Predicted 3D model of a 71-nucleotide RNA (transfer RNA) from a Candidatus Woesearchaeota archaeon. It was read from a public genome assembly. The prediction has a mean pLDDT of 82. It matches the Rfam family "tRNA". About the family: Transfer RNA (tRNA) molecules are approximately 80 nucleotides in length.
RNA sequence: GCACCAGUAGUCUAGGGGUAUGAUUAGAGCUUCCCAAGCUUUCGGCCCGGGUUCAAAUCCCGGCUGGUGCA
Numbered sequence: 001g002c003a004c005c006a007g008u009a010g011u012c013u014a015g016g017g018g019u020a021u022g023a024u025u026a027g028a029g030c031u032u033c034c035c036a037a038g039c040u041u042u043c044g045g046c047c048c049g050g051g052u053u054c055a056a057a058u059c060c061c062g063g064c065u066g067g068u069g070c071a
Stems, first nucleotide, its partner, number of pairs: 001070007010024003018054001026042005047063005
C1' cells in the first nucleotide's frame, strides 16, 4: 500500500429496514439478628460524517479504531 472482517450500556452480547435483547456492574425494595446468596424493580447503549428511504443500529459511500491475510 491492497483485500477482508469487526465496532451496540462501565464489561460481555442478540438483533441486518418499523418498540434495541439478555447477562453482569451500579441504585432501590423484599427476605435475614447481620452479611452473603436468592427474588422483584430502576438507571444506563447502536464508532463518526454524508446518502437512499415515509422510516436506518440494519442498505450505500467516505472516515476513524482494532484484528486477519497478501505485498